Annotation: The RNA shown here (transfer RNA) has 73 nucleotides and comes from an Acidimicrobiales bacterium. The sequence is in RNAcentral, with records from ENA and MGnify. It matches the Rfam family "tRNA". By type it is a transfer RNA. The coordinates come from a structure-prediction model, not an experiment, and the mean pLDDT is 82. The organism belongs to Acidimicrobiales, within Bacteria. RNAcentral records the identical sequence in 5 taxa.

RNA sequence: AGGGCCGUAGCUCAGUGGUUAGAGCAGGGGACUCAUAAUCCCUCGGUCGUGGGUUCGAUCCCCACCGGCCCUA
Numbered sequence: 001a002g003g004g005c006c007g008u009a010g011c012u013c014a015g016u017g018g019u020u021a022g023a024g025c026a027g028g029g030g031a032c033u034c035a036u037a038a039u040c041c042c043u044c045g046g047u048c049g050u051g052g053g054u055u056c057g058a059u060c061c062c063c064a065c066c067g068g069c070c071c072u073a
Stems, first nucleotide, its partner, number of pairs: 001072007010025004018056001027043005049065005
């Protein structure tokens, strides 16, 4: 320098054009227990990397950029 994959909650990841964006773990509260753990219930939590574009509508499609990993030279 060229190419590929990825970026969504504190962490690990789903999601795939139709607005209410989800799960597990973690955090907070409660139930149970003599108590703790385990288990169960409730709850908290997000500029969907950034900026443009397409569309009636974008987390999803297109472009550029930023960051991470890998390959080629």